[in-house]
């Protein structure tokens, strides 16, 4: 000095004016209720209007994707059904989040990506090719061992010798993402884990290290029987429901219900009977409204922001300077102008994740050059 990995931060600063929301405080108006008794008095409670004080978005406020906290409504305890989540060990109130780790892809490293349980519990499904896609299979190919046919010999039931009818065969060719492990050599009619050796892979066992996924080493068995669970499906854990329009309190008018109240028997009570469909009266629910729920921002449609100077950052143009260089030109610092500073706006509250973002700094780190 270049090319890059990985974590963190910041999100333009000062002042002037002008304007917004929320809270308070003095004061005016005006409205209401209450004390007091008529002084147009005091106290309280909204609302309007002047003026002052305090306070007023972000890393994502986003997407509403995971979890809780508040709230109601359900719920004995069990199972089905239907939905997540699936390597380990921790952290959290809880996660599908975070750390560390372990294994597999992946990069020359730094590092990074991973839906990472089960394919020996069953069902299925593997396009095209291809004979054949999984309990097996004969297209070409090889073989005649066994049967069969044909000829020839013949001691007459055997032997030669063609055929490939039936049969053997998974080396070889070929098809394909995949063809039932590989080299070698024995073996055979020809082959074949049919034996064997080494090499790879599954099982199972034993020894040692790890909490623990797992890692080392060794020994055994030919056990080599494909892939697919983002296909059903098994296993194992987890999960009620709905959401601040939750919910909970005060509570007009009109109307609804329920009470009380009326006349006679009888002058009163109680009993019985009988008429209105009424009342300045009381209770009741819920509606219009209002509070709360609510936060050191905070609202029943959403405030938190505009101008302008100067400062900062970047781009660009102009204008001389200044290094290098015969030159083109490369690079460096200042002055003047000019344009631009992003994604994005809280709505019950909190931890994540994800996604958007103009432009900046800072750490740690790995690879290559070139000097010392």
């Nucleotide at each position: 000095c270049g090319a890059g990995u990985c974590g963190g931060c910041c999100g333009g600063g000062u002042g002037a004016c002008c304007g917004c929301g929320g809270c308070u405080c003095u004061g005016c108006g005006g409205c209401g209720g209450u004390g007091g008794a008529u002084g147009u008095c005091a106290c309280c409670g909204g609302c309007g209007c002047c003026g002052g004080g305090c306070u007023g978005a972000g890393g994502a406020a986003g997407g509403u994707c995971g979890g809780g906290g508040c709230u109601c409504c359900a719920c004995a305890g069990g199972g089905c059904a239907g939905g997540g989540u699936g390597c380990u060990g921790g952290c959290u109130a809880a996660c599908g989040g975070c750390c560390a780790g372990u294994c597999g892809g992946g990069g020359c490293g730094a590092c990074u990506c991973g839906a990472a349980g089960g394919a020996c519990a069953g069902u299925g499904c593997c396009a095209c090719a291809g004979a054949a896609a999984a309990g097996a299979a004969a297209c070409c190919g090889c073989c005649g061992a066994u049967g069969g046919c044909a000829c020839g010999g013949u001691u007459c039931u055997c032997c030669g010798u063609g055929c490939a009818c039936a049969g053997g065969u998974a080396a070889g060719g070929g098809u394909g993402a995949a063809a039932c492990g590989g080299u070698g050599c024995g073996g055979u009619a020809a082959g074949a884990g049919c034996g064997c050796a080494c090499c790879a892979g599954c099982g199972c066992c034993c020894g040692g290290g790890g909490u623990g996924a797992c890692c080392c080493g060794g020994a055994c068995g030919g056990c080599u029987c494909g892939g697919u669970a983002a296909a059903c499906c098994c296993c194992a854990c987890c999960c009620g429901g709905a959401g601040c329009a939750a919910g909970g309190c005060c509570a007009a008018a009109c109307g609804u219900g329920g009470g009380a109240c009326g006349g006679g028997c009888u002058g009163c009570c109680c009993g019985c009977c009988c008429a209105a469909u009424g009342u300045c009266c009381c209770c009741a629910g819920g509606u219009g409204g209002g509070c709360c729920g609510c936060a050191u921002a905070g609202a029943u449609g959403g405030a938190u922001g505009g101008u302008c100077a100067c400062c900062u950052c970047g781009c660009c143009g102009g204008c001389g300077c200044c290094g290098g260089g015969c030159a083109a030109c490369c690079g460096g610092a200042a002055c003047c102008g000019g344009c631009g500073g992003a994604c994005a706006g809280a709505a019950c509250c909190c931890c994540g994740c994800c996604u958007a973002c103009a432009g900046g700094c800072c750490g740690a780190c790995u690879c290559g050059c070139c000097a010392c």